Record summary: Predicted 3D model of a 74-nucleotide RNA (transfer RNA) from a Candidatus Berkelbacteria bacterium. Its mean pLDDT, the model's own confidence on a scale to 100, is 81. It was read from a public genome assembly. Rfam family: tRNA. Rfam classes the family as a transfer RNA.

């Protein structure tokens, strides 16, 4: 330096041939239950979808710049 591939909740991810509310397990907090814990059960909180910009009537999702992180390649 060139080329792909990722970046979404605390953590592991899912989502989209562009459409009304962003979602799951783990974790986390309250609750019920129990002599008490744990475990199963019910209710919740958490997000500027890496940043800017651009296309659109409308963007996690399309385009382009810039970061980061991982692979290949010289």
């Nucleotide at each position: 330096g060139g080329c792909u591939g990722c970046g979404u909740a605390g953590c592991u991810c899912a989502g989209u041939u562009g459409g009304u509310u962003a979602g799951a397990g783990c974790g986390u907090g309250g609750g019920a239950c129990u002599c008490a814990u744990a475990a199963g059960c019910c209710c919740g909180a958490g997000g500027u979808c890496g940043c800017a910009g651009g296309u659109u009537c409308g963007a996690c999702c399309c385009c382009u710049g810039c970061c980061g992180c991982a692979g290949c390649u010289a």